[in-house]
């Protein structure tokens, strides 16, 4: 310098054009002497950035930043 793969919630990943989701873990709350454990709720995202395509983009395309691998 070139290729490749990955950025999504606080952390792990998920979602292949049609209103952004799970687990964990945070708050509240019920139980309990009290915590733990269960149980009902509840909050939290400019989807890594800017532009384009499209009636519409997390998803396509460009080009850029950041992580990792591999060539030179």
């Nucleotide at each position: 310098g070139g290729g490749c793969u990955g950025g999504u919630a606080g952390c792990u990943c998920a979602g292949u054009g049609g209103u952004a989701g799970a687990g964990c873990a945070c708050u509240a709350c019920u139980c309990u002497u009290a915590u733990a454990a269960a149980g009902u709720a509840g909050g939290a995202g400019u989807c890594g950035a800017a532009g384009g395509u499209u009636c519409g983009a997390a998803u396509c395309c460009u080009u850029c930043c950041c992580a990792g691998c591999c060539c030179a």

Predicted 3D model of a 72-nucleotide RNA (transfer RNA) from a Candidatus Shapirobacteria bacterium. It matches the Rfam family "tRNA". Rfam links the family to the GO term triplet codon-amino acid adaptor activity. Lineage of the source: Bacteria > Bacteria candidate phyla > Candidatus Shapironibacteriota. The prediction has a mean pLDDT of 81.